Description:
Model confidence (mean pLDDT): 82 of 100. The RNA shown here (transfer RNA) has 74 nucleotides and comes from a Candidatus Sumerlaeota bacterium.
RNA sequence: GGCGGCGUCGCCAAGUGGUAAGGCAGAGGACUGCAAAUCCUCCAUCGCCGGUUCGACUCCGGCCGCCGCCUCCA
Numbered sequence: 001g002g003c004g005g006c007g008u009c010g011c012c013a014a015g016u017g018g019u020a021a022g023g024c025a026g027a028g029g030a031c032u033g034c035a036a037a038u039c040c041u042c043c044a045u046c047g048c049c050g051g052u053u054c055g056a057c058u059c060c061g062g063c064c065g066c067c068g069c070c071u072c073c074a
Base pairs, nucleotide, nucleotide: 001070002069003068004067005066006065007064010024011023012022018054026042027041028040029039030038047063048062049061050060051059
């Protein structure tokens, strides 16, 4: 340099056109003599910019980052 994959809450992770499941962690509450456990509630517009569309995490382009393969140089 070329090709491919990935980038979703603090962590893991689903969703691939109709404004984002779940688990862990965290916060508040119930229960308890205090805790633990258990239960309830809360907790993200999806790497950045632009485009397409009535509508984008989802499609297209560019950029950034990570991973893998190939090539070149040493």

Overview
The organism belongs to Candidatus Sumerlaeota, within Bacteria. It matches the Rfam family "tRNA". Rfam classes the family as a transfer RNA.